[in-house]
Context: one part of a larger RNA
RNA sequence: GGCGUGUGGGGGAUGUCUCGGCGCCAGAAGGCGAAAGGGCGUGGAAGACUGCGAUAAGUCCGGGGGAGCUGUCAACGAGCGUUGAUCCCGGAAUCCCCGAGCAAACCCGGGGAACUGAAACAUCUCAGUACCCGGAGGAAAAGAAAGAAACCUCGACUCCGUAAGUAGCGGCGAGCGAAAGCGGACCAGCCCAAACCACAGGGGCAACCCUGUGGGGUUGUAGGACCGCAGUUAGGAUCCCAAGUCCUUAGCAGAACGGUCUGGAAUGUCCGACCACAGAGGGUGAAAGUCCCGUACGCGACAAGGACAAGGGCCGAGCGGUAUCCUGAGUAGGACCCAUCACGUGGAAGUGGGUCUGAAUCCGGGAGGACCAUCUCCCAAGGCUAAGUACUCUCUGGCGACCGAUAGCGAACCAGUAGCGUGAGCGAAAGAUGGGAAGAACCCCGCAAGGGGAGGAUAGUGAACCUGAAACCACAUGCCU
Numbered sequence: 001g002g003c004g005u006g007u008g009g010g011g012g013a014u015g016u017c018u019c020g021g022c023g024c025c026a027g028a029a030g031g032c033g034a035a036a037g038g039g040c041g042u043g044g045a046a047g048a049c050u051g052c053g054a055u056a057a058g059u060c061c062g063g064g065g066g067a068g069c070u071g072u073c074a075a076c077g078a079g080c081g082u083u084g085a086u087c088c089c090g091g092a093a094u095c096c097c098c099g100a101g102c103a104a105a106c107c108c109g110g111g112g113a114a115c116u117g118a119a120a121c122a123u124c125u126c127a128g129u130a131c132c133c134g135g136a137g138g139a140a141a142a143g144a145a146a147g148a149a150a151c152c153u154c155g156a157c158u159c160c161g162u163a164a165g166u167a168g169c170g171g172c173g174a175g176c177g178a179a180a181g182c183g184g185a186c187c188a189g190c191c192c193a194a195a196c197c198a199c200a201g202g203g204g205c206a207a208c209c210c211u212g213u214g215g216g217g218u219u220g221u222a223g224g225a226c227c228g229c230a231g232u233u234a235g236g237a238u239c240c241c242a243a244g245u246c247c248u249u250a251g252c253a254g255a256a257c258g259g260u261c262u263g264g265a266a267u268g269u270c271c272g273a274c275c276a277c278a279g280a281g282g283g284u285g286a287a288a289g290u291c292c293c294g295u296a297c298g299c300g301a302c303a304a305g306g307a308c309a310a311g312g313g314c315c316g317a318g319c320g321g322u323a324u325c326c327u328g329a330g331u332a333g334g335a336c337c338c339a340u341c342a343c344g345u346g347g348a349a350g351u352g353g354g355u356c357u358g359a360a361u362c363c364g365g366g367a368g369g370a371c372c373a374u375c376u377c378c379c380a381a382g383g384c385u386a387a388g389u390a391c392u393c394u395c396u397g398g399c400g401a402c403c404g405a406u407a408g409c410g411a412a413c414c415a416g417u418a419g420c421g422u423g424a425g426c427g428a429a430a431g432a433u434g435g436g437a438a439g440a441a442c443c444c445c446g447c448a449a450g451g452g453g454a455g456g457a458u459a460g461u462g463a464a465c466c467u468g469a470a471a472c473c474a475c476a477u478g479c480c481u
Stems, first nucleotide, its partner, number of pairs: 001480009015466001016432002020403002022400007029392002031102002037098003040053003044076001047073003059092006068080003106137001107135005117124001121171001147154002158185005168176002189384003192328001196215008220362001222327004226321004235315002239313003244308006251299002257272003261268001273290002275279001281293003333357008343369001364379005419426002439465001442453004
């Protein structure tokens, strides 16, 4: 010096654990507004968190509850409480300064990429996606046929399954990609404009015209006005009043076990019992149905909020005749140019827009994928409309062949912190003594750090604290050189 072994140091892997996280389901709620978010204060007490606001870890009232309490780190001091405190729920009061919008996703609208794919690339694709802006609601949007079909019919809209990767579209490349129908979820239909009538106002010599309000009226087997007959129902989503029922926001009650042995400690062993509409789960000095909290089954509200709701107010109907009047106009349609429809200009219908044009009026008009005829279906150019559907910043409950501290949220811990950046912004590390602090009185060495005794059931659980791997280091020792 090497190899090996032993004992330590060093280091923090591994195992076990979990006040944390992730995902899903059900219910609730789906908004708040001098707010969201901050600053500064506020205690016997220096700091931080939490709470609160100059009435400042709090004030008042009502309810619950019943022995301890003055939030936490975290003691100490000084106090409070069966004349009912602390604590929990509801209501009320107070509420300094800054800060007019704030808010996770879902929805509708206005704008709107590129990387990428096409094995290059331009039409195309990614994609009307990401992103920006505006707006609204608990949902939004859509919605009561100028529909879909096919010679049979269906009967608002929305969502799911299927039809179907079909019909189609496509440098017919990459790729994009329906609808009817059928099966389900849910179910709901209504109101205006006009004709006509009445009243009021205005214009006009007048006939009459215009405007406003009320009545009337709402349809496609056309309907209504008008004329005649009859005469107040089925029902109702709106608003107001409302008996009552239920739910939420505190809670209450809740069965049944002892001994022996080991041990620091019994929930373990052995012996003998009991309850069970409760043997879910958690805790307790090791592993507990019967020790504690609970669990099953039941019960409960002065007050506040919510849902439903009898009943009352309120709204709301029929038959025939005639062919005089009405039935949404710079509209429908057309031309050119775009967009959107699965559909890239194609034979391109339908829908929406820009520019220019521009009808008909029920003997009317639109559609059925160029266009025409026949036939069929429907009635545009006004509006409203629950449910089924989407989402989860948040609250409650439950579940997991989800993670277990380099994992799981970035964050189990005083984390959007420390730190970095001019800034927009980026963004960590860090869990575990022990059953109980019993956190080592006292003695010895030492300046201290640290160590040796003592104490304690155990200190190889000693705070740099569970377990304590490896690298690396030291000491001792065997063998080889």
Molecule: large-subunit ribosomal RNA, domain I
Organism: Gemmataceae bacterium